Lysine riboswitch aptamer from a sheep gut metagenome, 162 nucleotides, folded computationally. Rfam family: Lysine riboswitch aptamer. Rfam's curators write: Riboswitches are metabolite binding domains within certain messenger RNAs that serve as precision sensors for their corresponding targets. The coordinates come from a structure-prediction model, not an experiment, and the mean pLDDT is 77. The RNAcentral record of the sequence draws on MGnify.

RNA sequence: AAUAGAGGCGCGAUUUUUAUGAUAAACGCGGAAAGGGAUUUCGUUCCGCGCGGGAAAGGAAAAAUCGCCGAAGAGAGUAAACUCUCCCGAAGUUUACUUGUCUGGGCGUAAGCGGAACACGUUUACGACUGUCGCAAAGGUUUUCCUUUGCGUUGAGCUAUU
Repeated sequence: AAUAGAGGCGCGAUUUUUAUGAUAAACGCGGAAAGGGAUUUCGUUCCGCGCGGGAAAGGAAAAAUCGCCGAAGAGAGUAAACUCUCCCGAAGUUUACUUGUCUGGGCGUAAGCGGAACACGUUUACGACUGUCGCAAAGGUUUUCCUUUGCGUUGAGCUAUU
């Protein structure tokens, strides 16, 4: 350097089904403004009617299939689109690309953010658990091999083969 692997409620994507579910949708009533009339507008996260109504969607769970073990997620940067009919500013969301900036992994608790949500996601902190490697001690059919305990470290790592 190449190839192949390991951790386990392991990671991600797609499809189907199911539950939850708010709303700025459709629709209805009333009102206001503009207009000769037909009619139009009253819209946003931050300015620019009220009431009723009530979806789809996003998010979630299960199953199946597929791709995998920096799997993946987050931060930052660039570009595009969207969040109002138009313009501007801020903020946010989605998609694609870049980036050894951070995180070995899942779980629990708390807080922040997102979200309709007490679901869930994500970040930080703490907690025990677990995987990897190293050191020490003790034990074992004592080929420096295995097991247990303690401590430290953590993927740019580790194991095997060439």